Overview:
Predicted 3D model of a 1478-nucleotide RNA (small-subunit ribosomal RNA) from a metagenome. The coordinates come from a structure-prediction model, not an experiment, and the mean pLDDT is 84.
């Protein structure tokens, strides 16, 4: 430093996430040691128990315990300058220690100030301590009472108290003088009045107390500045805010109270509401900042809640006191006690946070002269991996690279891994002994010594909680010591196995549906290491609130517009000041932390010491350039005068023609009127249409425009009147008078409200007719509100230029308006508008571009991921409708913008194609055949399902085929290979069983040899088997389809941030991305095309089995012989067509042409050929081959059955339905192919299928071998001589065998069917239709199929509207799983969270009112006391309590709104393409 994630993919915007660091943490695994910090973040919640503040005998009376002495009746007495319970007195408890509830405040911070103040012990200094008095506590007596404590009465002390006397620099009160100061005032000398002190003790040195001034410590008080959130909290306030008196306090002041006044406060945010102790620091960041406020240090509050004095230097008091209120404990029920937010500990409460420890040794605090005593303050130990440090767990060698394990491409490799074992070696640590500290310096006691009897200095001696601890030696012996997470990406680490959207994982994107490097274990590897994830929270990354540092046209953003108030900003020139700003000084900014350097602990952490720094506040001297203020001038910024012009700018009135309606008369007569098409409707009672008048409302055609005017909205006939503004000319006048604007005020289309008119047309509701599954709609005929007019309110629009106003500056090219000025017209300058275009520069890109989205500049507006939501609540404005502020919970990981390729679009263009069209023939109706689906069956094997399955894999299912079924067998097997062992035979004969496999039984001794032994069969064992069983979505092959359609890419170079474009686009052309032309593109590959077969014409060449023109020869006849190559022909190889010529038109490329030549002409037909892919197309049953699965079966053998079933439905065919026909009967012409278990002439027989003989051919030799056609004849329009289907009978041929289930043959039966509905198929020339033939499989055959082959052989195509398909450009897109896509909304269902809701609970706060404790104060005759005073009573105020209405928050609530999620529910189709009505 940045990643990951929106997309097919790119560029941005823009959210979520990670990777960093921290932590008073917690929780899982785990755990060896030591040093160091830390350790209730929750319930300021309750507390058992023990301790946490006492000391003083040198203030006192005094002796309750102990101690030494004395006596002693042994019960006990005494006395003590030992000691000291309880008491009075003094100091002390206001300090340490705890907590963070309260507080948004002068509480904290920091800097001032007190001319408005206090300050116990402590230091300095001066002064002074004469005298008298009364009580009391304790102690003894009595007494109440359970306690807890209380009353009485005697009797006593003091550094307890009281009075008197001195007494001033104290204090009041009255002056003078002089200084000073921000005002009141203060200081300084001085004069006069008056008030008011003390305690004693004693070794005699002191110690102690009183006054009084200072000094230092501590407090107190006041002020500037700074210190949270909401404005859905906008007004608050009555002691309020000033003043005069007064009281009160240390001490000012509305502090408090009487009078007067009516003022404080606030948008620079009062007032309310929530929330929160503040600082130094702490974490984190580059920092600016964000967060935080534990631990240690400063400050403040707080002490069970409230409230209140009292005491004291100091409290309105943690371990005091009164009330009061909750709670808890005690109780003889009458009454008392209590306050862990000290330390430790107890329950609760939580995720969670230690021991009821040791010591005053140190440090420190109290009180004492001191010894001391107290000190849960500290010092110490004890728990905890809570952090942070450091250290260990060995370390050298050691390769058969050992085994296991785990992988693999598996005869092997690899990896754990130099790891292990084995060798040497070390001893921190560990255990065991031994030794052993700093920390201690005091005080006090001793001794010296100086000064002269208590101080100070030296020495000595005492005195350790922790601790026999830290450390050091010696001995043992690798000995005691490794784990936690993670391995798709991000992010360092990959493989097997199970799992099979299950189980689970997951921080974001996302893994898992049988091969998972994402889920669970294993192996292996990474990372950290006494720790290691996880989860929490904080910053950073995040420039994502931007001051440093962001945006607002189209991503979220520019206020609908002007006017303006505060408020920001703000021309030139001088001259003052010196507020900001800059420099020096001073003061301050506690320490600790950080940082630097040194230095202590073996090193770190840790602490210690210096120093810099604390970027701030304050003061004060200076500087003036800039800003500010004053002040004076200027004229360019802004305004004003003059003189012109301009224009649908505004309001208000008068006039005007067209069109439509409506009424009247009139001519007329059968229809009008709408539509896509109709119908509703209106018309014979006379409509439409036509003339003529009349009326009435609204609009203002042409002109007219890319025009104009206006702030914006908006504004159109003429014409008046009124009035606003802009421009140009001028340069006369003022002298920044300006810009911009939160709040505010006005103006604002349409719709819409309210009143009153008004009403021709058009028209929201509505009505009806259509359309449609429906049609609450779009179309149609009607129509009310409203559209107009007055006034009133509403304030919103995609109120758009989705662009805020104002200035200034920056290339250029044109049109246009209005003005003004130049020339002789043409032409030009200028200046204000309004439009295109186009650079730099901007921009994510489109685009913008002097009228900015450029370059600065000043102001207001506004935004911060999508949804929920422009909602809810509240509030404010409205008559309503509803505007305006404007959340939250919950959800999601995107939501979007601008652009690209590609898909579709019921967009557009140009193009083609048996695509329509024109025609010919056919399917669909009938029967059959045949495939298929659906049914049925033991089984009807299996696949193939839109085009692209369905006479399809099958180019031949009776057994085999066969895979299905139902039974019977076999288990290394049907085959083959090794290798062990056995045998000589096996195959075969024969018998028996059986349906057959099979199985028993029976006969049977192989070949070679160098005699060891091969060789070959067979039988057994093992080991390799075997599956048509599954995945075509795990593959490869092959194949269908778009499509023989014309496309699909590269290099390289421009273009563009990119994605990607360009080429390949555009004009032409062509069957073609065919070629020409054009050109940031030059080229080039795969396709097109051509090569290649094949057929049409010639030549050559060769001449059998083909062929015969001439020549002979021969026959009843036949190239049948001899011969010939001439012709057909046959099969080899050349020609031949190329738009080459010609003529027109094109620049060209190419078109046209009953042009010429040619067999053939524009690809001459026809064939093979089939990019770059698309359909997760088919196919695991053709084969192949991954992965599962079976293994006495899912293999594998053998019989019979199925595959051929039949209410039905579909698809491909055949046959017909007849005279262009059927029947007889007689005559011709082919071509491709086959053929020895074969074709078979030719002969006999048979009506025939065929059969019995025969011959020829291994084929240009033989042989299979035509039909249509044509010529006679006969039928005559009928279900017939048409049609053959279906049955009956006889046969025939194949074959082991024709029952289920085979073709034929021959007789005899003679069904439907008379040309086929919607709709559909193929065909453009030798096709189409029609006639027939071969041939593959094959024993035969269900072939009417497929696949070739010849015979005869048409019609038509005007064209490209439309149907379907396709190519190219272009457009649009919310699609990209690409339109079979996408996607709204209602219901219904389930889950979640919120709104409102009769009410119900329940909070804290204010307000009236009653009431009112403790206590202060303020008043008092009785009653106490001598007195000072007290008690009582009596007022004010209150903490609290009761009540009463309102507000405010929260919770809950039947029902009830709407919203959000949730794989496969309902209706529909709103939106995205012209999305089918933009």
């Nucleotide at each position: 430093a940045g990643a990951g994630u929106u997309u097919g993919a790119u560029c941005c915007u823009g959210g979520c996430u990670c990777a960093g660091g921290a932590u008073g943490a917690a929780c899982g695994c785990u755990a060896g040691c030591g040093g160091u910090a830390g350790g209730c973040c929750u319930a300021a919640c309750a507390c058992a128990u023990g301790c946490a503040a006492g000391u003083c005998g040198a203030a006192c009376g005094g002796u309750a315990a102990g101690g030494u002495c004395c006596c002693u009746u042994c019960g006990g007495g005494g006395a003590u300058a030992c000691a000291c319970g309880a008491g009075u007195g003094g100091c002390g408890c206001a300090c340490g220690g705890g907590u963070g509830a309260g507080u948004a405040a002068c509480g904290c911070g920091u800097a001032u100030g007190c001319a408005a103040c206090c300050u116990g012990c402590c230091u300095u200094u001066a002064a002074c301590c004469g005298g008298g008095g009364c009580a009391u506590a304790g102690c003894u007596c009595c007494g109440a009472g359970a306690a807890a404590u209380c009353g009485g009465a005697a009797u006593u002390a003091a550094u307890a108290c009281c009075c008197c006397a001195u007494a001033a620099u104290a204090u009041u009160c009255a002056g003078a003088u002089a200084a000073u100061g921000c005002a009141u005032a203060u200081u300084a000398u001085u004069u006069g009045a008056a008030u008011u002190a003390a305690a004693g003790u004693u070794c005699c040195g002191g110690c102690g107390g009183u006054u009084a001034a200072a000094g230092a410590u501590g407090g107190g008080c006041a002020u500037g500045c700074g210190u949270g959130a909401c404005a859905u909290u906008a007004g608050c306030u009555u002691g309020u805010u000033g003043g005069u008196g007064a009281g009160g306090u240390a001490a000012c002041g509305g502090c408090u109270c009487a009078c007067c006044a009516a003022g404080g406060c606030u948008a620079c945010g009062a007032u309310g509401u929530c929330u929160a102790g503040g600082g130094g620091g702490u974490c984190u960041g580059a920092g600016a900042g964000g967060a935080u406020g534990a631990u240690c240090c400063c400050c403040c509050a707080c002490a069970c809640u409230g409230g209140u004095a009292c005491u004291g230097a100091g409290a309105c008091a943690c371990g005091g006191a009164c009330c009061a209120g909750a709670c808890u404990c005690c109780u003889a029920c009458g009454g008392g006690a209590g306050g862990c937010a000290g330390c430790a500990g107890u329950g609760a409460g939580g995720a969670a946070u230690a021991u009821u420890g040791g010591u005053c040794a140190a440090u420190g605090g109290g009180c004492g002269a001191a010894a001391g005593c107290c000190u849960g303050a500290a010092c110490c130990a004890g728990c905890c991996a809570u952090g942070c440090c450091g250290c260990g767990u060995g370390c050298a060698g050691g390769a058969u690279g050992a085994a296991u394990g785990c992988c693999c491409u598996a005869u092997g490799g690899g990896u754990c891994g130099u790891a292990a074992a084995c060798u040497g070696u070390u001893u921190u640590u560990a255990u065991a002994c031994a030794g052993g500290a700093a920390g201690a310096a005091c005080a006090c006691c001793c001794c010296c010594g100086a000064c002269g009897u208590g101080u100070c200095g030296g020495g000595g001696a005492c005195u350790g909680a922790c601790u026999g601890u830290a450390c050091u030696g010696u001995a043992u012996g690798a000995a005691u010591a490794a784990g936690g997470a993670u391995c798709g990406g991000c992010u360092a680490a990959c493989u097997c196995c199970g799992u099979g959207c299950c189980a689970g994982c997951a921080g974001c994107c996302g893994c898992g549906g049988u091969a998972a490097u994402a889920c669970g274990g294993a192996g292996g590897a990474u990372c950290c290491g006494a720790g290691u994830g996880u989860u929490a929270u904080c910053c950073g990354g995040a420039u994502u609130u931007a001051u440093u540092g962001g945006g607002u046209c189209u991503a979220a953003a520019g206020g609908g517009u002007g006017c303006g108030u505060a408020g920001g900003c703000g021309g030139g020139a001088u001259g003052a000041u010196a507020a900001g700003u800059c420099a020096g000084u001073g003061g301050u900014g506690a320490a600790a932390u950080a940082c630097u350097g040194c230095a202590g602990c073996u090193u770190a952490a840790c602490u210690g010491u210096a120093g810099a720094a604390c970027u701030g506040c304050c003061a004060u001297u200076g500087a003036u350039a800039c800003u500010g203020u004053c002040g004076u001038u200027c004229u360019u910024g802004a305004g004003u005068g003059c003189a012109g012009u301009u224009g649908a700018g505004g309001u208000g009135g008068g006039c005007g023609g067209a069109a439509u309606g409506u009424g009247u008369c009139a001519u007329g007569u059968a229809g009008c009127g709408g539509u896509g098409a109709a119908a509703u409707g209106c018309u014979u009672a006379g409509a439409u249409a036509u003339g003529a008048c009349a009326c009435a409302g609204a609009a203002c055609a042409c002109c007219a425009a890319u025009u104009g005017c206006g702030u914006a909205g908006g504004c159109a006939g003429c014409u008046c009147a009124c009035u606003a503004a802009a421009c140009u000319g001028u340069u006369a006048c003022u002298g920044a008078c300006g810009c911009u604007g939160a709040g505010g005020c006005a103006c604002g289309a349409a719709a819409g409200c309210g009143u009153g008119g008004g009403g021709a047309g058009c028209g929201a509701a509505c009505a009806g007719g259509a359309u449609u599954a429906g049609a609450u709609a779009c179309c149609c005929u009607g129509g009310u509100a409203g559209u107009c007019c007055a006034c009133g309110c509403u304030g919103u629009a995609a109120a758009c230029g989705a662009u805020g106003a104002u200035u200034a500056c920056u290339c250029g090219a044109u049109g246009u308006g209005u003005g003004c000025g130049a020339u002789a017209u043409a032409u030009u300058g200028u200046a204000c508008g309004c439009g295109u275009c186009u650079g730099a520069g901007c921009g994510a890109a489109a685009g913008c571009a002097u009228u900015a989205a450029g370059u600065a500049a000043u102001c207001c507006a506004c935004c911060u991921g999508g949804g929920g939501a422009g909602u809810a609540c509240g509030a404010u404005c409205g008559c309503a409708a509803g505007a305006u502020u404007g959340a939250a919970a919950c959800u999601c990981a995107a939501a979007g913008g601008a652009a690209u390729u590609g898909a579709c679009g019921g967009g557009g263009g140009c193009c083609c194609g048996c695509a329509c069209a024109a025609g010919c023939g056919g399917a669909g109706g009938a029967a059959c055949a045949u495939g298929u689906g659906g049914u049925u069956u033991a089984a009807u094997u299996c696949g193939a399902u839109g085009a692209u399955a369905c006479g399809c894999g099958a180019g031949g299912a009776a057994c085999c085929u066969u895979a299905c079924c139902u039974g019977g067998g076999c288990u290394u097997a049907a085959a083959u290979g090794c290798a062990g062992a056995u045998u000589g035979a096996u195959u075969u004969u024969c018998c028996a069983g059986g349906a057959a496999a099979c199985u028993g039984g029976u006969c049977u001794u192989c070949c070679c040899u160098u005699c060891g032994g091969g060789g070959c069969a067979a039988u057994u064992u093992g080991c390799a088997a075997g599956g048509u069983g599954c995945u075509g979505c795990a593959u490869g092959g092959u194949u269908g389809u778009c499509g023989u359609c014309a496309g699909c890419u590269c290099g390289u170079g421009c273009c563009g941030u990119g994605a990607g474009g360009u080429g390949u686009c555009g004009g032409g052309u062509u069957a073609a991305g065919u070629c020409c032309c054009a050109u940031a593109a030059c080229g080039a590959g795969c396709g097109c095309a051509a090569c290649c077969c094949u057929u049409g014409u010639c030549g050559u060449u060769a001449g059998u089995u083909g062929c015969c023109a001439g020549c002979g020869g021969g026959u009843a006849a036949u190239g049948c012989c001899g011969g010939g190559g001439a012709c057909u022909c046959u099969a080899a190889u050349g020609a031949g067509a190329c738009u080459g010529c010609c003529a027109g038109u094109g620049u060209a490329a190419a078109c046209u042409g009953u042009g010429a030549g040619g067999a053939a002409g524009g690809u001459g037909g026809g064939g093979a050929u089939g990019a770059c892919g698309u359909c997760a197309a088919a196919u695991c049953a053709g084969c192949a081959c991954g992965g599962c699965c079976c293994u006495u079966a899912u293999g594998u053998c053998c019989a019979g059955g199925g595959c051929u079933a039949c209410a039905c439905a579909c698809g491909u065919g055949u046959u017909a339905c007849a005279a262009u026909g059927g029947c007889c009967g007689g005559u011709a012409c082919a071509a491709u192919g086959g053929g020895c278990a074969g074709c078979u002439a030719c002969c006999u027989g048979g009506u025939g299928a065929c059969a019995g003989g025969a011959u020829g051919c291994u084929a240009a030799u033989c042989u299979c071998c035509a039909a249509a056609a044509c010529c006679g004849g006969u039928c005559u329009c009928a279900g017939u001589u048409c049609g053959g289907a279906u049955c009956g009978a006889a046969g025939u041929c194949u074959g082991c065998a024709a029952c289920u289930c085979g073709a034929c043959u021959u007789c005899g039966u003679g069904a439907a069917g008379c040309u086929g509905g919607a709709u559909u198929c193929g065909c453009u020339a030798g096709u189409a239709a029609u006639c027939g033939c071969a041939c593959a499989u094959c024993a035969g055959c269900c072939a009417u199929g497929g696949u070739g082959c010849g015979g005869u052989g048409a019609a038509u195509a005007c064209g490209u509207u439309c149907c379907c398909g396709g190519g190219c450009c272009u457009u649009g897109u919310a699609c990209a799983c690409a339109c079979c896509g996408c996607c709204c909304g209602u219901c219904a269902a389930g889950c979640c969270a919120u709104g409102g809701a009769a009410g119900c609970c329940g909070g804290g706060g204010g307000u009236g009112c009653c009431u009112g404790a403790a206590g202060u104060c303020c008043g008092u005759a009785a009653c106490c006391g001598c007195a000072a005073g007290g008690a009582g009573c009596g007022g004010c105020c209150u903490a609290g309590g009761g009540u009463a209405a309102a507000a405010c928050c929260g919770g809950u609530g039947a029902c009830u709104g709407g919203g959000g999620c949730u794989a496969a529910g309902u209706c529909g189709u709103a939106a995205c393409a012209a999305g089918g009505u933009a």